[in-house]
RNA sequence: CUUAUCAAGAGUGGCGGAGGGUACGGCCCUGUGAAGCCCGGCAACCUGCUUCGUUCUUCGGAGUAAGGUGCCAAUUCCGGCGUGAGACGAGAGAUGAG
Repeated sequence: CUUAUCAAGAGUGGCGGAGGGUACGGCCCUGUGAAGCCCGGCAACCUGCUUCGUUCUUCGGAGUAAGGUGCCAAUUCCGGCGUGAGACGAGAGAUGAG
């Protein structure tokens, strides 16, 4: 940079001790214990396997496993830009694949 997805899902655990929601403005979470680490879990993008169709190289559909990532308060917590509001969209961001 391109592309897909972002309303679902995930612990009464152990260590740890005060912060966290990645900037800003809000609004929240937190000693009824934050961050972090471990364990546990969720999901199924990549991947493996099975199967069907198509082609004969592959491509696509369905199912399954969970090896590589990711994730486990709040819609991506909300807002900033566009249309009068709403609602929706844009932008930005996150994650996967290239």
The RNA shown here (SAM riboswitch aptamer (S box leader)) has 98 nucleotides and comes from a bovine gut metagenome.
Of the family's consensus pairs, 97% are formed in the model.
Rfam family: SAM riboswitch aptamer (S box leader). From the family's description: The SAM riboswitch is found upstream of a number of genes which code for proteins involved in methionine or cysteine biosynthesis in Gram-positive bacteria.